This is a predicted structure of an 83-nucleotide RNA (c-di-GMP-I-GGC riboswitch aptamer) from Filobacillus milosensis.
The source organism's lineage runs through Bacteria, Bacillota, Caryophanales, Bacillaceae and Filobacillus.
Its mean pLDDT, the model's own confidence on a scale to 100, is 86.
RNA sequence: UUCGAUAAUGGCAAACCUACCUAAAGGUAGGGACGCAAAGCCACAGGCCUAAGGCAAAAGCUAUGGCAGCUGGGUUACCGAAG
Numbered sequence: 001u002u003c004g005a006u007a008a009u010g011g012c013a014a015a016c017c018u019a020c021c022u023a024a025a026g027g028u029a030g031g032g033a034c035g036c037a038a039a040g041c042c043a044c045a046g047g048c049c050u051a052a053g054g055c056a057a058a059a060g061c062u063a064u065g066g067c068a069g070c071u072g073g074g075u076u077a078c079c080g081a082a083g
Stems, first nucleotide, its partner, number of pairs: 001082004011036002016031006034069001040075003044072003047067003053062003
C1' cells in the first nucleotide's frame, strides 16, 4: 500500500420488548441478536423519513428536524494475509 480466506483479542447491534425525550421522524438507556471488516466518527454530494413552524381556502408544499445499518466522499483505527 492492497485485500478480508482461515484464526485470535475482541467490538458493534436489526427486528421486537420496556422506560424516558420528541409535534413527528427519530433518539437515549436496558434487554435482545438480524446482520456488520469500519455497522468507528463527520450530513459534504445524492437519496430517504418526518412536517412542529412557515406558506396555502383546502388538498398539499417546505428542513431549519432526522437517517452514517442506502450509495458516494472525507477522516481515524484492531487483527490477519499478500506485496